RNA sequence: GUCCCUGUCGUCUAGAGGCCUAGGACAUCGGCCUUUCACGCCGACGACACGAGUUCGAAUCUCGUCGGGGACG
Numbered sequence: 001g002u003c004c005c006u007g008u009c010g011u012c013u014a015g016a017g018g019c020c021u022a023g024g025a026c027a028u029c030g031g032c033c034u035u036u037c038a039c040g041c042c043g044a045c046g047a048c049a050c051g052a053g054u055u056c057g058a059a060u061c062u063c064g065u066c067g068g069g070g071a072c073g
Stems, first nucleotide, its partner, number of pairs: 001072007010026004018056001028044005049065005
C1' cells in the first nucleotide's frame, strides 16, 4: 500500500429494517434480610465509534473517516 473481518452500558454479550425512548449476565450504588459480613431477594445506574446516504422507518443496509484484528506484498 491492497484486500478481508470487526466496533452496542465499566466488562462480556442479545439484536438479521417496524414488536427497541435497545434486553440479559457480571460489576457498581441503594434497600430488605443478618448481631455484622457473605449468600439470597428487590430496585437504581449505564451503551448503538463518528459523519453522510438509502428508506415512510436504520443498532440493523450502503459509502467515507477513525480505532482494533488478520492476509498478501